[in-house]
RNA sequence: UGUAAGCAGCAAGCGCCUGAGCCGUCUUUGCGAAAGACACGGAUAUGCUUUGCAUCGGAGGACGGCUGACGAGGAUGGAAGUUUAUCGAGAUUUUCGGCGGAUGCUUCCCGGCUUUGCAGAGAAGCUGCAUAUCGGCAUACAAAAUCACCGGGCGACCGGAGAACAGAAGUGCCUUUACUCUGUAUA
Numbered sequence: 001u002g003u004a005a006g007c008a009g010c011a012a013g014c015g016c017c018u019g020a021g022c023c024g025u026c027u028u029u030g031c032g033a034a035a036g037a038c039a040c041g042g043a044u045a046u047g048c049u050u051u052g053c054a055u056c057g058g059a060g061g062a063c064g065g066c067u068g069a070c071g072a073g074g075a076u077g078g079a080a081g082u083u084u085a086u087c088g089a090g091a092u093u094u095u096c097g098g099c100g101g102a103u104g105c106u107u108c109c110c111g112g113c114u115u116u117g118c119a120g121a122g123a124a125g126c127u128g129c130a131u132a133u134c135g136g137c138a139u140a141c142a143a144a145a146u147c148a149c150c151g152g153g154c155g156a157c158c159g160g161a162g163a164a165c166a167g168a169a170g171u172g173c174c175u176u177u178a179c180u181c182u183g184u185a186u187a
Base pairs, nucleotide, nucleotide: 014100015099016098017097019096020067021066022065023064024063025062026061027060028059029058031057032056045055046054047053048052070088071087072086077109078108079107080106081105082104110128111127112126113125114124115123117184118183119182120181121180122179132177135174136173137172138171139170146163147162149160150159151158152157
């Protein structure tokens, strides 16, 4: 340093990279700024020891790298299933594409909440310490990008710190709608 096994820890715009794009080195070239295609204009890469050589660039190949989701929000009674599982910011080039996962969603079981005194059963809806439903009002807060600065790298890029701006959600208030049967209490 590599491989295998075991143990422990670590995440959810989380992890990974073979498509794609970009960078570097080497190499090939019957290519030369219309240098891959089309179109328009056009006739033109540079130098020299000149019909060739070299340099630069383009295109291709090999190898090695870089990019590949910016935060907010969201869990956990048990089991099963499922994948395009919420919100905005930025950008409009890749936050593209792919794989895996995930607090989402669906169903069943158990328990609980609402249905206008209470209890039981059923039904409808919701919910897992929260809690019936339609709607309305009020209310909070980001990070990246960007700008400039610092550091690392030949480079693509990476890291650090500074400043600004969201929406959903959540919370509070108001309001619409809401059963069946039995028993019982009160008037």
Overview
The RNA shown here (glmS glucosamine-6-phosphate activated ribozyme aptamer) has 187 nucleotides. It matches the Rfam family "glmS glucosamine-6-phosphate activated ribozyme aptamer". For this family Rfam cites "Backbone and nucleobase contacts to glucosamine-6-phosphate in the glmS ribozyme" (Jansen et al., Nat Struct Mol Biol, 2006).